This is a predicted structure of a 549-nucleotide part of an RNA (large-subunit ribosomal RNA, domain I) from Anaerolineaceae bacterium 4572_78. The full RNA is in RNAcentral, with records from SILVA.
[in-house]
Context: one part of a larger RNA
This record gives sequence, C1' cells and structure tokens, in this order.
RNA sequence: GGCACAUAGAGAAUGCCUAGGUACCAAGAGCCGAAGAAGGACGUGGUUGACUGCGAAAAGCUUCGAGGAGUCGUCAGCAGGCGUUAUAACUCGAAGAUAUCCGAAUGGGGAAACCCGGCAGAGCUAAUCCUCUGUCAUCCUUAGUUGAAUACAUAGGCUAAGGAAGGUAAGCGGGUGAACUGAAACAUCUAAGUAACCCGAGGAAAAGAAAGUAUUCUGUGAGUAGUGGCGAGCGAAAGCGGAACAGCCCAAACCGGGUGGUACGCCACCUGGGGUUGUAGGACUUCGCAUGUGGAGUGAUAAAUUGGUUAAUUAGCAGAACUCAUCUGGAAAGGUAGACCAUAGAGGGUGAUAGUCCCGUAUGUGAAAAUUAACUAACUCCGCGAAGUAUCCUGAGUACCACGGGACACGUGAAACCCUGUGGGAAUCUGGGGAGCCCACUUCCCAAGGCUAAAUACUCUUGGUGACCAAUAGUGGACAAGUACCGUGAGGGAAAGGUGAAAAGAACGGCCGUGAGCCGAGUGAAAUAGAACCUGAAACUAUGUGCCU
Repeated sequence: GGCACAUAGAGAAUGCCUAGGUACCAAGAGCCGAAGAAGGACGUGGUUGACUGCGAAAAGCUUCGAGGAGUCGUCAGCAGGCGUUAUAACUCGAAGAUAUCCGAAUGGGGAAACCCGGCAGAGCUAAUCCUCUGUCAUCCUUAGUUGAAUACAUAGGCUAAGGAAGGUAAGCGGGUGAACUGAAACAUCUAAGUAACCCGAGGAAAAGAAAGUAUUCUGUGAGUAGUGGCGAGCGAAAGCGGAACAGCCCAAACCGGGUGGUACGCCACCUGGGGUUGUAGGACUUCGCAUGUGGAGUGAUAAAUUGGUUAAUUAGCAGAACUCAUCUGGAAAGGUAGACCAUAGAGGGUGAUAGUCCCGUAUGUGAAAAUUAACUAACUCCGCGAAGUAUCCUGAGUACCACGGGACACGUGAAACCCUGUGGGAAUCUGGGGAGCCCACUUCCCAAGGCUAAAUACUCUUGGUGACCAAUAGUGGACAAGUACCGUGAGGGAAAGGUGAAAAGAACGGCCGUGAGCCGAGUGAAAUAGAACCUGAAACUAUGUGCCU
C1' cells in the first nucleotide's frame, strides 16, 4: 500500500406514517361596490416576533337562540384573572353596533396609506389657536329656478332627486385580431377566428317560436356526404335515440280622448281601446250567447303587496351492548375463556389489532332569529262564437339586383341560403320568401319589431367516493408560501414534515475555555429514541484484526 471482516463516524436513500393535495359525484349557492368594494397600510394583547382575529367601542361590544364546566386563538410559555347550576365564564349559530388611513376614492392636492381647505354645528378659551361631528368631486337623466350676446327665446349658471363609476378566478356575448407551427421548402391553405387586447352582461350567458314538430345540450349518423396548391388538412346536415320542454307581446287598419299646427280640406304628435296570422288573419258589417258557481296569475305570457301552513338551510340533542377472568407485554384493543348489542360490525381515537372504553355510526329529534321553496288565503286580471267578403290593414331605402367582402364543413365553384360596404331599387294577398345555379310544376312557409324558464358552461360551500399521490410524489406551497430570496420593473420563485405512549426534555457530579462536546447518574420498554432526535442503505472517512506484497 492492497484485499477482507468488524466497529464507529459522516450521509441521507429506503420502509412505515399523514397534518396536505388531486380527480370525480351529489346537494346547495353564485355577483361585490358611493350605506365606500376587491385589495392593502397602520394599529390592536399584561408580556407580542410571526400567523389568526379585530378596528381608537380594536383576539373584541349588544340582543336572541343552542351548548356549557371549564376557560383567557396558534407557535408557547410566564404572570395574573374569569367561571362552576343560573345575573353562569367560555364555545357555536342568527341579527345588529363599531369599523382608523389608503384604495373607484369623490372637498383641493399628492411621491397610495400623507399634506392643506370651505361651509354648518359643537367642545375648550378672556379670545385666537386647536379639537370633534356633518357636509362639499365629476358625468348622465328628470324636475325646478335663474338667465347672455339679442326683443321673444336659446346657450349658460344654480338647486334638488335618481343613476353611473371600481373590482371580479373560470364560464358567456360582441369588436379588433397575430405569429411560431404544419404543408417534411413556400405563397393559396393550416395554426385559428386560436392567443392577445378592448367593450358588455349575468348567475349563468347566448339562442329561441318564417320556410325544420321553437331554441338549447347530448348519443348516433360519421371521420360519412362534401370541401381541399383535391396537398397538408378541414369536415357537416337530415334522420334516429335521449335530456329538458312553453309559449307570448307589439306596429298597422278601425273606434275614442288630448295637445300643437292649418291653406279649414286636414296634418303631426301623445294617449286609451282594438289586434297579432298562412287550411291566411285582422279591421269592418250582421247575428247569437255571456258579466262568473268559470278561467288565469306575479318564474316569459299585466302587475303590487300581505298573511297562514309545511319543508329545507344556517347552531344542536338523544343514541344499544364486556369482564378487577387468564397469558405475553412498558402498555392489551392481541392470544385463551366465557358473555352481550345490533335499523348501530361506516370511520377515527385510545400506551400493539376494540361492534360492546371515547368520539361517533343506524335511527329518532330540534330553531328565538335570518334566508329559501312549495302550497294556500287575501289580492289582481280576463269575453266567446258564427256568417259575410265591397273596402281597408298586415313591419321600405326593406326584399331583390350589380360590384367588393364576410360567414356558412363548402377556398368562386353550377354556389343557393345568411350578413353587408358602394350603387340601383319592388310588390302589397290576383301579394311575397324557400325547397343548393337557373326555369317550370308541385309543395312548405309569411321577412324587413320585441320578450321568453328548463335541459347547458364555470366557480364556491357542504357532504361523499377513489385499481389517485404519499414529502425529488401530490398544488409552486402538508412547515411564518406566492413566504424567503432574485430583478429598476413587468416578473421569476424556492428549500424546509416524523423524539417519545407520556416531556417523564436528562436533578446531581465530573472533564473542559463558566465553551462546544463528552463521561457518569437519573427518566424511559428503548437514549445507537437526547432534541443535528423513527427507520438509518450507498458513495466517503477512521480505527482494530487477519491475509498478501
């Protein structure tokens, strides 16, 4: 020096565990904000660094309800309190009070959490100062008032009331709208109407009752028919099955009322009735029945409010049944032996594995207050039918056409249907549109006004489940995590779990630098479980022994 073994050190893998995640299911909930939000700053405790809570009334105040013998949030003590059977501490729930400063931030300003004001009132003072309370931004709408150039008027000013603003993870509608990429290059094409940005609304949104048994979602049809530098790719619909189902209101004709204008012919506007469709309907004319013992209703179809009942949610409550037997053990829930309950043998905890020890579970039961739903009662609203067809009405810069685009699975294609930038521009029921160029026939339907629940998307809360993860996994985050740290900033973004059943966390003694560390002693089942703490692999280090050189 090498090899082997042993014993230690260092190290952290592995095993076991779970306080946290994750996916799905069910039920419920779904906007917040000038009555000042979301989000923050600063405070707030006997002691207070962080977290949590709260707001100068500051880990809290009031009322009501349910529990209640303990308790003063956590890391985490110390000191000192409160309360113990009804004037009950403390905990939970419902409703209130308070709620600094910043922030849309809104009296003015501003380098957010700061500075400086006006008006009214109050406190203090001899008085000022100072302090406190309230109020004072802008825009829009409505009403009132005042009122220029300029006579009437208008603009403008002022006052009051109502509204807006800002936030919002995902989902939704609309507007604007890429590129990388793919096509094995690339230009049409694709990616993709995606990302991103902007606007808007709601608990859903959108769509929706003409040409289709409304619209929507979904399985299939089907990777089919098609489309496509017929490349890459893109990619339906009808039909059939399912979920959920719901239909309505205007405009007009005509009849009344009002206001204004008028060439006195009438016109315009407002308003009540009327009326709403395609086997055309309505107005209009004629006729019949009817005025409630009927029908409908606030969840669209008109709209407001109140009461009652029941149920649910937001706290809870009751809740069966084993042994001082015996064995092992530190400990029994394990073994042995003998019992019991079960509408409860789900699950968790307890010194090892407990139906009968604890919490629970099955089952039953409960609300002063708030919210929700259903039903019900008040209450509110409501004409129906036949015949006639002379006249009137039935959505216009619209339909349609041309050109240019877009969108339809459909890239201009034979390209319909839908949307529309420019130009042209109908008909009026003997009317008009569709059925994929176009024409004929046939057939279906009635545009140019509007509303509409549910089935659907997403998130949160509660409960549940898992051939989901188990600390390099699972959320980035099981821990003071969007923290520490990095960056001017936008932004990026960690590591880090486990003593023991119980701290019983090592009194006392010794070595030592009054150190670190260690040795005794003691605790404990165990201390090679000693806080750098479960298990404790390997690389690596040291020592000892053996063998070889």